[in-house]
Formats: sequence, C1' cells, structure tokens
RNA sequence: GGAGCAAGUCGCACGAUCGCUCCGUGGGGGCGAGGGCUCAUCACGGGGAGGAAAGUCCGGGCUCCGCAGGGCGAGGUGCUGGGUAACGCCCAGUCCCGGCGACGGGAGGAAAGUGCCACAGAAAACAGACCGCCUCCUGGCUUCCACUGGGAAUCACCCCUAUGAGCCAUGGAGGUAAGGGUGAAACGGUGAGGUAAGAGCUCACCAGACCCGGUGGUGACAUCGGGUGCUAGGUAAACCCCACCUGGAGCAAGACCAAAUAGGGGAGCGCCUGAAGGUUGCCCGCCUGAGCUCCCGGGUAGGUCGCUAGAUCCCAUCGGUAACGAUUGGGACCAGAGAAAUGAUCGUGCUGUCGCCCUCAAUCCGGGCGGCAUGACAGAACCCGGCUUAUAGACCGGCUCCCCUU
Repeated sequence: GGAGCAAGUCGCACGAUCGCUCCGUGGGGGCGAGGGCUCAUCACGGGGAGGAAAGUCCGGGCUCCGCAGGGCGAGGUGCUGGGUAACGCCCAGUCCCGGCGACGGGAGGAAAGUGCCACAGAAAACAGACCGCCUCCUGGCUUCCACUGGGAAUCACCCCUAUGAGCCAUGGAGGUAAGGGUGAAACGGUGAGGUAAGAGCUCACCAGACCCGGUGGUGACAUCGGGUGCUAGGUAAACCCCACCUGGAGCAAGACCAAAUAGGGGAGCGCCUGAAGGUUGCCCGCCUGAGCUCCCGGGUAGGUCGCUAGAUCCCAUCGGUAACGAUUGGGACCAGAGAAAUGAUCGUGCUGUCGCCCUCAAUCCGGGCGGCAUGACAGAACCCGGCUUAUAGACCGGCUCCCCUU
C1' cells in the first nucleotide's frame, strides 16, 4: 500500500421567533357555607421519542380466573458446561463442515418400530440379473490324425457315423454383484489366494462401525490397548422414541366512584268514598282517569386509579477466561397522553454532493465562493430482557492474509 474478518459508539449541533402536549405556581371567570373543585382563559417555571419506539417472533414482571396430588393429551426445546427473573437469548467449550487465515456455519436417536425416496435404471433397501462372465441342456456347423459302429472281400487308404473336441445361437435352466451402463445415492477400498465364473468366501494392509477395558476431562469428548468380517443408504420442519419445559387470558388485564333512561326489590298514598295531571297565580267549579312519591341494590355512559424509578444505565473496585455477579464507592436518568403532543420558519455551523475560481507541468490533496440535500431508517400507548428486520453518514480501537521498503 492492497484485500478481508469481527466487535463497539454516535446518528445532526447551537441560537432566535411562533406554536403543541403534560405537570407545578400565581392571576382571572364559574360553582360551593367552607376546605376546595373547575376552565375553548392568561402569565411564569419545568419535562417532552428510538437504536431500533417497528415486526409482535420468544421469555418474564404485573392483573384476574383456575388449581390437593397424579396420569393422558397438546405445544415447545434439543451437542456439553455455565450465566440469567426467564428464554428459542448470551458466554465458554466439544465434534464435523467451509476458508491459506482472522473467522463463519451446523448438531439428540435412522443399529427400537412404521412410512416415504420423483426421473433414470434390471434393481432404491431383510436388494437386484439388462449387458457381460461361467456351468448344464437343446439345436446347428466344423473336425475324424483320438475313440465307437458301419460300408466295399480283408488290413491300410477312402466314405458315413455316435462320442469327444472346437465354434455359433435372436433358444432354455441355473450360478455370479468382479466389469459395463443408470442415478443425488447401487450394500467398504487395494492386492493376493480361491473358484466353473465370482464373492469378506479366506488372508494381508487401509478406512469405518460396534463391544470391552485403561488414562485425562464436571461434561460433550480426547487418547491408548484388546476383541468381533460386523461394512449397517437418505429422510425425524414424516409418524415416532428419549430427556427437559409449559395452567388460561391479557392494561380493552383489573380495582374503585357513579348519572339519565329502562327494568328488579321494598315502603307509603290511591284505584269511582278519585291519587295525580290539565284548565289563569290561589280556591271553588269543569275535564282526563290509574297510577304517584321515596328508599335500596345490580349495571351502562362518564370519571379516578392501575401509570411509569426500574431484574435501570455509566465509571471505579472485587470475584469470574467470559456471559455475568457482588451492591462496595461515586455519578446519571422522572413523556405518561388515551386516538394520541414532541412541530414549523429563519440564521450560523457541520456533513454529503454538484459547479466555478486559486494552487499544481497535470491529477490528487488543500483553500475560497455559490447552488442543492435541511438531511438515513423511522413516531412511545402497562413495563422490562432478547431475537429479527430497516438504517444516509461519522467515529473508535483490534485481528488476518498478500505485496513493497528498511
């Protein structure tokens, strides 16, 4: 100098003006005997989004309901050890895979049982015979110098012929998993013996599996020795087996206060001996004619609480490889609305980008001026711990590999 790996932090700043929301104090208006309560009100002071507030995927707190204990079922998790309130999260390790490396990814059981494995292929899982190889049978051809029988008068020669030998078959019966071919995958590999041909059929070596034992480790596991020819496909996000965990619903949880109307219960008065209402304020009269008044409890609207400071964060110390813990010391942080406020404009700065100018032989760097982007992803709704996803740009230490120079 180049190429990478992995972790952490920040994520516009300052000022002015105008607003929004919550809280407090005071003034003003209204209500009330008062303490006080309240407001389309005013002033002052204070607080006012995030690293993910998001997805709502896990785990917990909290609340109500359920629950003696146990079992079945259902769901979840799945190498080992540790951390934690808990987790499917985090840390450390083991084995395997990928990478030269920093580093990244994966993980119970397929040798308990059942199921499935497209296409191709003969055969896809207590294998399988398409080609090839081998044996036998059958048929055909060749050969008679071997041997059987025969022909011409005999031997030889010659001719025919059974057997034999050799070859062929698009034939039949069987053996064979060495070889070919198919496939993602074909039931260890190499060599020798063996065999009709072959085959862990046998042997040597190599690889693996299982069993037994020793040593090290809390453990996953590592390592060493011995035995068994045992060679065993994949799939469990197929059923299943094993181990462990899990009661249900959720702040619209839930608790309290509590109108109007309707309905429920009770008491009193009244039902032609007339309650109550209407008719002019009252009485009489007239008209209508069965309800009227009070209390109690449930519940709705509405209101109050739950409600935001907490398994909180940072630094130091101590314990621990670490996650984390101790809470020892110091410091920091108070949105809490209830359909939702946290905004807008301007100035300065910063960042990015574009253009022009200066500098330079030229480019880069550097300096100046101007324009644009007012800067990414994104908006709390009971609260925490995680995971996942989105994210312009900036900062900060580490580590690995290659090249060059000294």